[in-house]
Molecule: transfer RNA
Organism: Candidatus Atribacteria bacterium MT.SAG.1
RNA sequence: GCCGGCGUAGCUCAAUUGGAAGAGCAACGGAAUCGUAAUCCGUAGGUUGUCUGUUCAACUCAGAUCGCCGGCU
Numbered sequence: 001g002c003c004g005g006c007g008u009a010g011c012u013c014a015a016u017u018g019g020a021a022g023a024g025c026a027a028c029g030g031a032a033u034c035g036u037a038a039u040c041c042g043u044a045g046g047u048u049g050u051c052u053g054u055u056c057a058a059c060u061c062a063g064a065u066c067g068c069c070g071g072c073u
């Protein structure tokens, strides 16, 4: 330099031929216990890397850009 993949909650990951973003763990509150842990119930936490475009509607499609990983030379 060229090609490909990935980027979503604090962490690990879902959500597809476009239709109102979720789970587990962690955090916080509560129940229970003599008390703690485990267990059970609940709450909060996201401009879906960034910018632009297409569309009634974008995590999803297009272009650009940044970062990480891999391959080729």
Stems, first nucleotide, its partner, number of pairs: 001072007010025004019056001027043005049065005